[in-house]
RNA sequence: CCGCACUAGUCGGGGAGAUAGCGGUGCCCUGUACCUGCAACCCGCUUCAGCAGGGAUGAAUCCCGGCCCCCGGACGUGUGUUGUGCCGACUGACCUGAAUAAGCAGCGAUGAAGAGACGGUCCCGCGCAACGCGGAGACCGUGAACCGUGUCAGGCGGGGAACCGAGCAGCACUAAGCGGACCGCCGCGUGUGCCGCGGGGUUGCUGUUUCUGAGCCGGCUGUUCUGGUAACGGGCAUAAUAUGCGCUUCAAAGGCCGGUGUGCGG
Numbered sequence: 001c002c003g004c005a006c007u008a009g010u011c012g013g014g015g016a017g018a019u020a021g022c023g024g025u026g027c028c029c030u031g032u033a034c035c036u037g038c039a040a041c042c043c044g045c046u047u048c049a050g051c052a053g054g055g056a057u058g059a060a061u062c063c064c065g066g067c068c069c070c071c072g073g074a075c076g077u078g079u080g081u082u083g084u085g086c087c088g089a090c091u092g093a094c095c096u097g098a099a100u101a102a103g104c105a106g107c108g109a110u111g112a113a114g115a116g117a118c119g120g121u122c123c124c125g126c127g128c129a130a131c132g133c134g135g136a137g138a139c140c141g142u143g144a145a146c147c148g149u150g151u152c153a154g155g156c157g158g159g160g161a162a163c164c165g166a167g168c169a170g171c172a173c174u175a176a177g178c179g180g181a182c183c184g185c186c187g188c189g190u191g192u193g194c195c196g197c198g199g200g201g202u203u204g205c206u207g208u209u210u211c212u213g214a215g216c217c218g219g220c221u222g223u224u225c226u227g228g229u230a231a232c233g234g235g236c237a238u239a240a241u242a243u244g245c246g247c248u249u250c251a252a253a254g255g256c257c258g259g260u261g262u263g264c265g266g
Base pairs, nucleotide, nucleotide: 001266002265003264004263005262006261009057010056011055012030013029014028015027020046021045022044023043024042034054035053036052037051038050063259064258065257066256067255068254072250073249074248075246076245077244078243079242080241081240082239083238084237085236086235087234090233092232093229094228095227097225098224099223100222102221103220104219106216107215114211115210116209117208118207119206120205121204122200123199124198125197126196127195128193129192130190131189132188133187134186135185139180140179141178142177148173149172150171151170156165157164158163
């Protein structure tokens, strides 16, 4: 140096999470890479840390180490957006009330505000009217088996007779009672009145008038304050999401350099 047989190793790796720690199952990245079984109320292990069974490859493109590069993740931090919560001593915004009177509007020398006088509005009494209720009288109707009146057929009684008497029914009238309408009268009452008379009161409002003589008012804007709302704006917190940053951290794939056997035969 060549051939044959074998062995260590390898046949994917990584991030977050979870765990005392490691690996796996699930998620994500890388990108192509033996098979079967197991597992989040976990599963299997112990620092060469998945286990069990089977298979392939095997000393280098393939295994091991270092460096470079960096996909991606994690962490921290800043900013924007959105959701949620809290804050009004955040009065920006909005609403309520008050003050002021700078501006506007309105009223005012045909007289503002103020002061005075007399009335009205208010209260009490009376009257009148209106309305309602009740009553009496008058009027109309009705109204008595006998115990109301008149007339009383028939019948009854008396009488020698003429005639006389009492009297039911009927008819007519009427008493008490019952019913009815207008008007007038009397009494009572009232959410009644552009009504009248008398008395009282007058804070306010108002009409007329007298004095005086220039303001009044507070509708709008402005300013200040009181109370409220929390939609919007502001602040803080938190969650999600987007994006920027970091001598931060882990790091796949890739690149470069180096390292690693045993036996037999020639």
Model confidence (mean pLDDT): 78 of 100. A computed fold for a 266-nucleotide RNA from Lawsonibacter sp., annotated as Bacterial large signal recognition particle RNA. The source organism's lineage runs through Bacteria, Bacillati, Clostridia, Eubacteriales and Lawsonibacter. Rfam family: Bacterial large signal recognition particle RNA. Its family is annotated with SRP-dependent cotranslational protein targeting to membrane, signal sequence recognition and signal recognition particle, plasma membrane targeting in the Gene Ontology. It is recorded under the gene name ffs.